[in-house]
Molecule: transfer RNA
Organism: Candidatus Portnoyibacteriota bacterium
RNA sequence: AGCCCUAUAGUACAGUGGCCAAGUAUUCGUCCCUUUGGAGGACGAGACCCAGGUUCGAAUCCUGGUAGGGCUA
Numbered sequence: 001a002g003c004c005c006u007a008u009a010g011u012a013c014a015g016u017g018g019c020c021a022a023g024u025a026u027u028c029g030u031c032c033c034u035u036u037g038g039a040g041g042a043c044g045a046g047a048c049c050c051a052g053g054u055u056c057g058a059a060u061c062c063u064g065g066u067a068g069g070g071c072u073a
Base pairs, nucleotide, nucleotide: 001072002071003070004069005068006067007066010026011025012024013023018056027045028044029043030042031041032040049065050064051063052062053061
C1' cells in the first nucleotide's frame, strides 16, 4: 500500500427489511425466601461504532469514515 472479516447493554451472544416501543445469559439495584451467607424466585436498570444514501419502513441493504483482527506485498 492492496484485499477480506468484524463492530448490538459492563461482559458474552442472538436477531439477515415490518411480527421487535431490540431478545437471552451474565452483571448491577430493590424485594421475597433463609438464623446468616450461598443457591433459588419476583421486579427493575442497562446497548444497535459514526455520517450519509436506498426504501412506505433499516440493527439488517448500499457508500464513506473510525476502531479491532487477518491475508498478500